[in-house]
Context: one part of a larger RNA
RNA sequence: GAUGAACGCUGGCGGUAUGCUUAACACAUGCAAGUCGAACGGUCUCUUCGGAGAUAGUGGCGGACGGGUGAGUAACGCGUGAGAAUCUGGCUUCAGGUCGGGGACAACCACUGGAAACGGUGGCUAAUACCGGAUAUGCCGAGAGGUGAAAGGCUUGCCGCCUGAAGAUGAGCUCGCGUCUGAUUAGCUAGUAGGUGUGGUAAAGGCGCACCUAGGCGACGAUCAGUAGCUGGUCUGAGAGGAUGAUCAGCCACACUGGGACUGAGACACGGCCCAGACUCCUACGGGAGGCAGCAGUGGGGAAUUUUCCGCAAUGGGCGAAAGCCUGACGGAGCAAUACCGCGUGAGGGAGGAAGGCUCUUGGGUUGUAAACCUCUUUUCUCAGGGAAGAAAAAAAUGACGGUACCUGAGGAAUAAGCAUCGGCUAACUCCGUGCCAGCAGCCGCGGUAAUACGGAGGAUGCAAGCGUUAUCC
Numbered sequence: 001g002a003u004g005a006a007c008g009c010u011g012g013c014g015g016u017a018u019g020c021u022u023a024a025c026a027c028a029u030g031c032a033a034g035u036c037g038a039a040c041g042g043u044c045u046c047u048u049c050g051g052a053g054a055u056a057g058u059g060g061c062g063g064a065c066g067g068g069u070g071a072g073u074a075a076c077g078c079g080u081g082a083g084a085a086u087c088u089g090g091c092u093u094c095a096g097g098u099c100g101g102g103g104a105c106a107a108c109c110a111c112u113g114g115a116a117a118c119g120g121u122g123g124c125u126a127a128u129a130c131c132g133g134a135u136a137u138g139c140c141g142a143g144a145g146g147u148g149a150a151a152g153g154c155u156u157g158c159c160g161c162c163u164g165a166a167g168a169u170g171a172g173c174u175c176g177c178g179u180c181u182g183a184u185u186a187g188c189u190a191g192u193a194g195g196u197g198u199g200g201u202a203a204a205g206g207c208g209c210a211c212c213u214a215g216g217c218g219a220c221g222a223u224c225a226g227u228a229g230c231u232g233g234u235c236u237g238a239g240a241g242g243a244u245g246a247u248c249a250g251c252c253a254c255a256c257u258g259g260g261a262c263u264g265a266g267a268c269a270c271g272g273c274c275c276a277g278a279c280u281c282c283u284a285c286g287g288g289a290g291g292c293a294g295c296a297g298u299g300g301g302g303a304a305u306u307u308u309c310c311g312c313a314a315u316g317g318g319c320g321a322a323a324g325c326c327u328g329a330c331g332g333a334g335c336a337a338u339a340c341c342g343c344g345u346g347a348g349g350g351a352g353g354a355a356g357g358c359u360c361u362u363g364g365g366u367u368g369u370a371a372a373c374c375u376c377u378u379u380u381c382u383c384a385g386g387g388a389a390g391a392a393a394a395a396a397a398u399g400a401c402g403g404u405a406c407c408u409g410a411g412g413a414a415u416a417a418g419c420a421u422c423g424g425c426u427a428a429c430u431c432c433g434u435g436c437c438a439g440c441a442g443c444c445g446c447g448g449u450a451a452u453a454c455g456g457a458g459g460a461u462g463c464a465a466g467c468g469u470u471a472u473c474c
């Protein structure tokens, strides 16, 4: 000098930030991902019989983003620079197409099982759901040939659907270099190292498998052990360097613990599925339900870290043709001197240097222009009046914050100072008490009867809504 700090004493205001560093411990409750009726059939409500509205189910898109955490990871994880054997929903551009058929399954109805969660059987039905046929620039193939798409809707000019080519974006993969400590860890390795073939993947590859060869790594530190998310940055320092990786941004990893795949353009998926385990809850004992490292909040741990708040008005995201709906992202408010910055607690005058305190050689000195007193001001404060910007799209409408910021008026010095230190380092000194006691202390060291070093008082010094102490880094 610095801090995501804590503790002690004290505490007026504003702005801007920040706020579980510990138990990746367990979680009551609420909310955090829905949307589309202009894809579809049905049902219900209202009706001026024109229509309007609601929606459980089928279907589409989105739940792979956004938000959290840092457990694991010493690794192509990250940083940086190259590369080739890849994919990419939605978006943009270009080209072409959208022909003609079929059979189901929910919902619904009937019967029925179960305490529940949830089902079972039979029957009916629609679609942008599903499946054949045709065709196609595509793909495979040397060729012959093979393979192989589509879907409609409404308010009739819009939204869609399919194929191909290109772009953009995003993602997967490979390599060079860099990336903590320990040798009181010296040898490690059998899909191991390489080849051929084959399988697999979007894609190169021992990625998997069969066969063949016997290699590969290591003192330039392999292997093993410990520790750790990495970076832009941050703190410090003249720099070199050292330390660090909260908030913000990029990347990675994880989602009760372990494993697995499904769907999908994309996941091996935080608020999806299956299995196993631990734990909690319900149960009619047959069986079921759950996962806050989302936002609040609770218990626990701890020196220690906030409200079960308001709003979608703005920015952004999902769905929708739109109106709109959803959004604990976000915008705000609340709490905390936790930090930084700013302001105030009055200003000028005022000596018989009042009283009181302290000291004293009894003359005085000091507190001290300090107070009283006089004049003035009103930042702040209280009350009253007015009152935003942030709101954009042709117009209208639309503000959580908030009657906030700000402006004006009135009132009255009114509402506002502490903390540490005073032996030297180190700015600041006397008295009383104590008597190697009680105590102080960062180092040197003070204290055993005149202690500027302990405790109190007066005074002084330093900083100031803070001041000290502790911890850690330079």
Stems, first nucleotide, its partner, number of pairs: 001473003005470005012343006018336002020301001025299003029296003034061003039058002042055005068254003077179007086171002091167008099133001101131002108123006138147003152159003180226003187217003192214008229251004233244004256277005279290004307333001309332003315329001316327004346376004356367004381411006390401001418463005423444003429458005439446002

RNAcentral holds the full RNA, with entries from ENA, Greengenes and SILVA. A computed fold for a 474-nucleotide part of an RNA from Nodularia sp. Lukesova 1/91, annotated as small-subunit ribosomal RNA, 5' domain. The coordinates come from a structure-prediction model, not an experiment, and the mean pLDDT is 88.